[in-house]
RNA sequence: GCUUCAGUAGCUUAGUUGAAAUAGCACCGGUCUUGUAAGCCGGAGACCGGAGGUUAAAAUCCUCCCUGGGGCC
Numbered sequence: 001g002c003u004u005c006a007g008u009a010g011c012u013u014a015g016u017u018g019a020a021a022u023a024g025c026a027c028c029g030g031u032c033u034u035g036u037a038a039g040c041c042g043g044a045g046a047c048c049g050g051a052g053g054u055u056a057a058a059a060u061c062c063u064c065c066c067u068g069g070g071g072c073c
Stems, first nucleotide, its partner, number of pairs: 001072007010025003027043005049065005
């Protein structure tokens, strides 16, 4: 330099079939316990790596850029 995959909550991730985001762990409150942990119930937290475009509507389609992994030279 070329090519390919990925980037979504603090972490790991589902959703890529265009209608506005799912879960687990962690966190907060309650319950339980002599107390802690576990279990159970409830809650908050991401507008999707950045910018632009297409569309009535974009995490999802298109372009450029950034970051990381793989392959080729």